Predicted 3D model of a 73-nucleotide RNA (transfer RNA) from Acidiphilium multivorum. Lineage of the source: Bacteria > Pseudomonadati > Pseudomonadota > Acetobacterales > Acidiphilium. The sequence is in RNAcentral, with records from ENA. Its Rfam family is "tRNA". Its family is annotated with triplet codon-amino acid adaptor activity in the Gene Ontology. It is annotated as a transfer RNA.
[in-house]
RNA sequence: GCGUCAGUAGCUCAACGGAUAGAGCGUCCGGUUCCGGACCGGGAGGCUGAGGGUUCGAGUCCUUCCUGGCGCA
Numbered sequence: 001g002c003g004u005c006a007g008u009a010g011c012u013c014a015a016c017g018g019a020u021a022g023a024g025c026g027u028c029c030g031g032u033u034c035c036g037g038a039c040c041g042g043g044a045g046g047c048u049g050a051g052g053g054u055u056c057g058a059g060u061c062c063u064u065c066c067u068g069g070c071g072c073a
Base pairs, nucleotide, nucleotide: 001072002071003070004069005068006067007066010025011024012023013022018056027043028042029041030040031039049065050064051063052062053061
C1' cells in the first nucleotide's frame, strides 16, 4: 500500500431499520453475617469512534476519516 473484520457502560458482549439502547462482571447503597465472602433487593453509569448522506424513523444501510485485529505484498 491492497483486502477483510471490528469499534456500543470501567471490562466482556447483546440489540429485524421502529417503545425510554439491554445483559453479565465490576462499582455504590441496603438486607443477611460477630466481621467478611457467598446469596438476596435496589441504584448510578451510554448521546453507540468522528463527520456527512439515505429514510417518516439509523447502533443497524451508504460514504469519508480515525483507531485496532487478521491476511497479502